[in-house]
RNA sequence: GCCCCGGUAGCUAAGCUUGGUUAUAGCAGCGGUUUCGUAAACCGCGGGUCGCGAGUUCAAAUCUCGCCCGGGGCUCCA
Numbered sequence: 001g002c003c004c005c006g007g008u009a010g011c012u013a014a015g016c017u018u019g020g021u022u023a024u025a026g027c028a029g030c031g032g033u034u035u036c037g038u039a040a041a042c043c044g045c046g047g048g049u050c051g052c053g054a055g056u057u058c059a060a061a062u063c064u065c066g067c068c069c070g071g072g073g074c075u076c077c078a
Stems, first nucleotide, its partner, number of pairs: 001074007010027004020058001029045005051067005
């Protein structure tokens, strides 16, 4: 330098192929029930510029382009 995969809540991931009407789950956090108290269990709640920017579109986490970050491979032919 080129190619491939990934970046979504504090953490780990799904959702992208086939754009659509409130963006999800588990764990963690907070509150409650329970207990003498803690933990566990059960119930509830909050938390997101979907890596950044631009484009396409009535509408973008999803499609296109550029860039950044992480991981892996190639550096063979012309």